[in-house]
RNA sequence: UUCUCGAAACGGCAAAACCGGCGAAAGUCGGUGACGCAAAGCCAUAGGGCCUUCGGUCCGGAUUCCCCCCGGACCAUGGCAGCCUGGUUCCCGAA
Numbered sequence: 001u002u003c004u005c006g007a008a009a010c011g012g013c014a015a016a017a018c019c020g021g022c023g024a025a026a027g028u029c030g031g032u033g034a035c036g037c038a039a040a041g042c043c044a045u046a047g048g049g050c051c052u053u054c055g056g057u058c059c060g061g062a063u064u065c066c067c068c069c070c071g072g073a074c075c076a077u078g079g080c081a082g083c084c085u086g087g088u089u090c091c092c093g094a095a
Base pairs, nucleotide, nucleotide: 005093006092012037013036017032018031019030020029021028022027035082041088042087043086046085047084048083049080050079051078055075056074057073058072059071060070061069
């Protein structure tokens, strides 16, 4: 000096909940707030997983028939990096 690693310190981030904005929803952004976090920084076009279904397809109901309407199944192109693996960058320096 680098990598692994994670004691201490300086600092950092911020779960749930509540309030407000956006969104069809999942969720996200801001504020309050701290459950936790050594990458809880970033990447969702690296892989898996999970969430959601505006819309689309199909099925059923209703309808003289169709549209509309009601219900269901399936599908991310919408999300989650605080689900895991991976990629990438970074503060400190005991063992």
Molecule: c-di-GMP-I riboswitch aptamer
Organism: Planctomycetia bacterium